[in-house]
Parts: sequence; C1' cells; structure tokens
RNA sequence: CCCGAUAAAAGGCAAACCCGCCGAAAGGCGGGGGCGCAAAGCUACGGGUCUAAAGCAUAUCACGGCCUACGCCGGUUAUUGUGAGAUGCUAUGACAGCCGGGCUGCCGAAG
Repeated sequence: CCCGAUAAAAGGCAAACCCGCCGAAAGGCGGGGGCGCAAAGCUACGGGUCUAAAGCAUAUCACGGCCUACGCCGGUUAUUGUGAGAUGCUAUGACAGCCGGGCUGCCGAAG
C1' cells in the first nucleotide's frame, strides 16, 4: 500500500417517515428519527437517473378580419406573430445513499 475479520476501541454519518424554512420542480438546509454505511467524507469529470422555471415546437381555446356555413387569413397599427392552459423536446437546475474516475482520511487481524 492492497485488503476489511461473526474482532476490539475512540467515535462518525444517517434511509423511510414527521415538523419548520428555501425552491417552479427535482431537490436542499435545520430539528426529530434510524434503514443502513469502512469512506454513506469531498468532488457533477464520464455514464446514468430525476426535474423543466425559462426557451423552442405542436395543436386547441380566447381575440381581430373574411365567410350563409364548413372553414380561411391574421396578431391588437391584427402581414408577421398576442394571451391562456395542455402536450412534447431541451439543463443552464438537481442527485456523491446508482455505477465508475479523481482527492482526502480513523482503526485493525489474516493474507
């Protein structure tokens, strides 16, 4: 150094769930809690997963015009792209307790 024992000591961390706060959400922080963890310490570098505020696309509805109507055209100066909710795509958001990589570290037998 690898390694991690049906082992010991000092201790450490803390899943679900509950409460408070932050966030559009994913999620984060604090308190309680304790499933687990020998890196469950740190780091989004690679893969992966989660989210989609903003952006883009699509159709729908509203709105103005035309039309008997079906419908068509348009963006309020309604001939250049308004408003609403919906669906889809996208990370610039997030996860280190998903897997690798990198950095650091307590204790200790056998090999």
Background:
A computed fold for a 111-nucleotide RNA from Thermincola ferriacetica, annotated as c-di-GMP-I-GGC riboswitch aptamer. The model forms 91% of the base pairs in the Rfam consensus. It was read from a public genome assembly, where an Rfam model found it.